Predicted 3D model of a 1533-nucleotide RNA (small-subunit ribosomal RNA) from an uncultured bacterium. The prediction has a mean pLDDT of 83. Rfam family: Bacterial small subunit ribosomal RNA.
[in-house]
RNA sequence: AGAGUUUGAUCCUGGCUCAGAUUGAACGCUGGCGGUGUGCUUAACACAUGCAAGUCGAACGUGAAAGUCCUUCGGGAUGAGUAAAGUGGCGCACGGGUGAGUAACGCGUGGAUAAUCUACCUUCAAGACGGGGAUAACGGUUGGAAACGGCCGCUAAUACCGGAUACGCUAUAUAUUAUAACGUUAUAUAGGAAAUGAUACCCUCUGCUUGCAAGCUAUUGCUUGAAGAUGACUCCGCGUCCCAUUAGCUAGUUGGUGAGGUAAAAGCUCACCAAGGCAACGAUGGGUAGCCGUUCUAAGAGGAUGAUCGGCCACACUGGAACUGGAACACGGUCCACACUCCUACGGGAGGCAGCAGUGGGGAAUAUUGCGCAAUGGGCGAAAGCCUGACGCAGCGACGCCGCGUGAGGGAUGAAGGUCUUCGGAUCGUAAACCUCUGUCAGAGAGGAAGAAGUGUGUCUAUUCAAAUAGGGUAGGCAUUUGACGGUACCCUCAAAGGAAGCACCGGCUAACUCCGUGCCAGCAGCCGCGGUAAUACGGAGGGUGCGAGCGUUAAUCGGAAUUACUGGGCGUAAAGCGCACGUAGGUGGUUUUGUAAGUCAGGGGUGAAAUCCCACCGCUCAACGGUGGAACAGCCUUUGAUACUGCAUCACUAGAGUAUCGGAGAGGGUGGCGGAAUUCCAGGUGUAGGAGUGAAAUCCGUAGAUAUCUGGAGGAACACCGGUGGCGAAGGCGGCCACCUGGACGAAAACUGACACUGAGGUGCGAAAGCAUGGGGAGCAAACAGGAUUAGAUACCCUGGUAGUCCAUGCUGUAAACGAUGGGUGCUAGGUGCUGGGGAGAUAAAUUUUCAGUCCCGUAGUAAACGCGUUAAGCACCCCGCCCUGGGGAGUAUGGUCGCAAGGCUGAAACUCAAAGAAAUUGACGGGGGCCCGCACAAGCGGUGGAGUAUGUGGUUUAAUUCGAUGCAACGCGAAGAACCUUACCCAGGCUUGACAUCCAGGGGACCUCUAGGAAAUUAGAGGGUGCCCUUCGGGGAGCCCUGAGACAGGUGCUGCAUGGCUGUCGUCAGCUCGUGCCGUGAGGUGUUGGGUUAAGUCCCGCAACGAGCGCAACCCUUAUCUUUAGUUGCCAGCGAGUAAAGUUGGGCACUCUAGAGAGACUGCCCCGGUUAACGGGGAGGAAGGUGGGGACGACGUCAAGUCAUCAUGGCCCUUACGCCUGGGGCUACACACGUACUACAAUGGUGCGCACAAAGGGAAGCAAGGCCGUGAGGUGGAGCCAAUCCCAAAAAACGCAUCUCAGUCCGGAUUGGAGUCUGCAACUCGACUCCAUGAAGUCGGAAUCGCUAGUAAUUCGAGAUCAGCAUGCUCGGGUGAAUGCGUUCCCGGGCCUUGUACACACCGCCCGUCACACCACGAAAGUUGGUUUUACCCGAAGCCGGCGAGCUAACGAGCAAUCGAGGCAGUCGUCUACGGUAGGUCCGAUGAUUGGGGUGAAGUCGUAACAAGGUAACCAAGGGCGAAUUCCAGC
Repeated sequence: AGAGUUUGAUCCUGGCUCAGAUUGAACGCUGGCGGUGUGCUUAACACAUGCAAGUCGAACGUGAAAGUCCUUCGGGAUGAGUAAAGUGGCGCACGGGUGAGUAACGCGUGGAUAAUCUACCUUCAAGACGGGGAUAACGGUUGGAAACGGCCGCUAAUACCGGAUACGCUAUAUAUUAUAACGUUAUAUAGGAAAUGAUACCCUCUGCUUGCAAGCUAUUGCUUGAAGAUGACUCCGCGUCCCAUUAGCUAGUUGGUGAGGUAAAAGCUCACCAAGGCAACGAUGGGUAGCCGUUCUAAGAGGAUGAUCGGCCACACUGGAACUGGAACACGGUCCACACUCCUACGGGAGGCAGCAGUGGGGAAUAUUGCGCAAUGGGCGAAAGCCUGACGCAGCGACGCCGCGUGAGGGAUGAAGGUCUUCGGAUCGUAAACCUCUGUCAGAGAGGAAGAAGUGUGUCUAUUCAAAUAGGGUAGGCAUUUGACGGUACCCUCAAAGGAAGCACCGGCUAACUCCGUGCCAGCAGCCGCGGUAAUACGGAGGGUGCGAGCGUUAAUCGGAAUUACUGGGCGUAAAGCGCACGUAGGUGGUUUUGUAAGUCAGGGGUGAAAUCCCACCGCUCAACGGUGGAACAGCCUUUGAUACUGCAUCACUAGAGUAUCGGAGAGGGUGGCGGAAUUCCAGGUGUAGGAGUGAAAUCCGUAGAUAUCUGGAGGAACACCGGUGGCGAAGGCGGCCACCUGGACGAAAACUGACACUGAGGUGCGAAAGCAUGGGGAGCAAACAGGAUUAGAUACCCUGGUAGUCCAUGCUGUAAACGAUGGGUGCUAGGUGCUGGGGAGAUAAAUUUUCAGUCCCGUAGUAAACGCGUUAAGCACCCCGCCCUGGGGAGUAUGGUCGCAAGGCUGAAACUCAAAGAAAUUGACGGGGGCCCGCACAAGCGGUGGAGUAUGUGGUUUAAUUCGAUGCAACGCGAAGAACCUUACCCAGGCUUGACAUCCAGGGGACCUCUAGGAAAUUAGAGGGUGCCCUUCGGGGAGCCCUGAGACAGGUGCUGCAUGGCUGUCGUCAGCUCGUGCCGUGAGGUGUUGGGUUAAGUCCCGCAACGAGCGCAACCCUUAUCUUUAGUUGCCAGCGAGUAAAGUUGGGCACUCUAGAGAGACUGCCCCGGUUAACGGGGAGGAAGGUGGGGACGACGUCAAGUCAUCAUGGCCCUUACGCCUGGGGCUACACACGUACUACAAUGGUGCGCACAAAGGGAAGCAAGGCCGUGAGGUGGAGCCAAUCCCAAAAAACGCAUCUCAGUCCGGAUUGGAGUCUGCAACUCGACUCCAUGAAGUCGGAAUCGCUAGUAAUUCGAGAUCAGCAUGCUCGGGUGAAUGCGUUCCCGGGCCUUGUACACACCGCCCGUCACACCACGAAAGUUGGUUUUACCCGAAGCCGGCGAGCUAACGAGCAAUCGAGGCAGUCGUCUACGGUAGGUCCGAUGAUUGGGGUGAAGUCGUAACAAGGUAACCAAGGGCGAAUUCCAGC
């Protein structure tokens, strides 16, 4: 630091996902040791049991017992003034827990207190005088189950109560002060204390008698005051989460006066008075939440967090209340009320683990009912000491962090074994074994700390108080005493490699690959995605990678995410500019002077707790951990200074803005009037049969007179031409002419004001069309509606009609693709060509030039993802506003609110679901888009197919089998150039099992041949004959063949052509397909290859950011057409000779033909014209041939998972006495039917008969076979000749000549059938071909549709060959005769190039929309039901504080001799306040609800075809009406 994922590919936008770090974690697998931290995040749920707050006898009065000793047995002593309870003091408000509540002065930070308190502690000053009455304990009695009491009696205090005294204390008053006030100072008046306590010692003083004390000394305690320290209360500035679908809240509310109240300011409380206070800078309400230091993350800014540790707050079963106290409204206190639990004798009582352990419960989940007060700290105490679940330790848990180990070195037959394998090997792997070492940890044994400082006691020294050599205090020395952890850390020794490795992953991201199994199953998955028979993605294995006592997963936070953007983003088309303006608050603001110093900047001071983080050093062997020191810390407060900028105040200015003057332009707005053309209607005239309408029609109008035409009239709406990327307006929008009223902009000149400006949340106004309300109006047009067409249907498109509406007035609505999809303002930054309005120069005309304002187009820099924008910015900047940033869908929906008469508008979610949705551009493909061009593509022609019969192939059916493959063009006379057996792969039957075939091994045998028997054959059994070849050292060896045996193996036309090679088809003999370098583009890609011409051609030329090149085209090859030359046998015969009936028959010759070698020839070479001086085209000459002369072979990059595993080859899978092999027979030849391809025909351009002529190219030895003879014939017989330019097949046929038939199912046609034969073959039954005789079917030119062909072609006519024993209407080749037509490219099909649109890329056989039907999911509505919350009014009113009363009761004080009275108090009672509770009515939030609504998802289904191409009616937005559905129509833009 990035990566994966939208696409065929690209760039961008944008979401989703991953890699990192972290955790109080949990879960899975695994687990050796130690250190150090940490451990109920859930039910603030309920709690058994134990412990967690006591202490003081040096405040006080009481006061045991066991035990022991003594005893006169009565008892005494000791235990012991101990234990224990009580009065009293201090503590219990700390420590410990939890986070429910709380959005608050709760917390943080900084201040204030002139508005406060502070026990214990410290310092200072002063004091402590003199009295009194009770009470618990205790004793007695009594109630109760208990808890707990009642009554009577006794008693003490540092308990309680008066009195005295008293200040610098308190209150009041007056004066004072730089000061308003409760401050300061001074004075006066009034008021307020206490424990002569306790302990120790002593006898100097005092008292008495030694000694003791009330004395003294010391310590300690008490009271008052002042101060400190500590702690606490209160107030204030600033900061502190989400929701505006919470917008108004508030009656003690805001303030005042007075009173009360508090430690203290204050509506804190009350009475009266006033009517205020808070809020868009977010009041009120709702939700959530303890806050902070910190912690995690991050480069930082931020974001998240608030466990452990520390500070603050709040709480203690829930709610309320006060008491005590310095402090509480009190976790282990009190009272009351509710709920719950427990005890009970039923009368009544007890309780509060959110202390430490522990239990139940909840939960994914969180520990021991441990040890100790040794240390640290706390309470009490003079102290010893006691108490302390604070704390220190130990236990449990890999929960985290840190450290250590599980061995080290050597060791190659690279062992065995596993895995893979191309079978060679590779790998696990120096890994192991084996050898040599070491000893951490664990284990055993022996030793063994620090943490301990004190305190007490004893003793000594010094010092201080003192009368003191008592004593006490203080400081120090010595001795002694204290350890839970724990016999722990640590050290030494011993033995032994011995006891100690797992987890996840291995398709990409992301380090790491193979085999087997499975077969869209099982499963995986963080995202993309794997799995349908060769899975590096599932499961296992081997191997590898990563981390390691851990490793993975899940959850969560930050990061990556610049994906809420302060740092650091955007808004033309991706999400995103309000429809437009005016304007309030707010924000921002021109030049200049002076002042100020709020912001700003600089210096100083305070604070910013400690811990944490960072740095340095140090301590545990290291580290984690810890110690010491330093640094750092945003901010806040305060002080001093600076004054550039901003603010504020102020003196000015004119460049912004505005006013006044003059001027012209304009569909700017409103009102009234006027005008002509046209449509329609009405009346009349002329006139007659049609009109209208459409793709074509029909509905419709018309003989009752339409349309047409003329005249007159009525009425409404809209304003042709001018008219223009012309004008005006803020936008919507505005168009005949005239008048009136009225807004704005612009130009000129430069008089005036002097920043008056810009923007603008809320707000207000304007705002197309449709629509709504009321009243008019209504010509045309025209939703709805009706009819006619179209159609499978047609609720549409088309047609005929037609109502709202469109128009006017007055209101409402408030939305549009309200668009430049571009907010407003200001300034700056190259230009050019136009247009509109005004001005200047040019003389006032013109050219020309210049300037301001506006408006189009092009374009530089720049910008942008690209497209594009570009002084009218989407450039460069500033100011202000709006909006977006949950990505698409759900959804502009639901709900709430608000506006509206309604329709509906504005505001506006969530659940759920997907991994995309999207922008721009690229290459293709496609279009019922466009342009250009080609092709037997159409057209023009000729002949066919489709009808018949037959042949043949296919489908289907049948069958034991009808073997298999080929299936649009590009399967179907195809594989098959030839199924009777064989072939043959299929079926039935009979057989074989190392096999019919190959290699290896062993044994035997020459090989081989003949015969007999069984059998359908395969084959089985038997008999007989027979001894080979090569080498030889003569022993033998070798080759080949046959038989037998064993196993390795053979064999498979079994599967997969979607695992493959090879071969082939097709587009297509179409003209295309690419590359290198360069250039352009961010890139895909483009350019080249496009353009202008031309060609059969990407053929060539020209041009050009291209220049070249390759595969294709063409040419080179074969053949054919002409000639030359060479060569003449088997070919030929002109001339010469011979010869015949005739014949190259013969001599001879090769001239010609021909044969087959080599050459020539044709190249737009020549001429004319056109064309760009080109390429090239047209015409012509010459030539056998002319523009590629004809034909063939030759098939670019690629497409179709095209065809073939059955030609062959081949991976994998499958069969192995069978899916192999042999044999006989059957089948592939079936037959209601359908299709393809052919043949023969339907006849006279013909049939038949007779006669007669002319080829080419082939084939021939298991062959072709002549002449002759036989047969009607197929053929037979026989065999000359020929291994072929020699002989044969071999007759060419149509043609031609003559004759006949005369239009008919025929003298056409020949199927079918009967009979008789021939040939091939082992064999023609299933199932061959041919012949003869007889038979003589359909068929009279073929519906829709469809095929071939452009010249030696079609058509027609024969010949030959391959295969082959035989079998040809098929296939291939060859010649003979030999046409017609082509205007042309509109249309059909196919193709090429350019361009355009695209939502397609499996590429239109594409994509895709909605209803309906089914399943599932979440949500909304809903009569209601139910729970919570909050609130208003009223009722009830516990405890308690306060207030009143207080006839009952009453020790301290007062009066009194006393009785008694008084003051005061208590009980009680009344009242205010008030918790819980109740009644009635609301608010808000949930849960649930018959039914219902749309939405989402799902694999396929139903109906249509809406959208994407001109998507077949361009699409879309707003609105109204209509329709099964998508949708359609109308109006508008």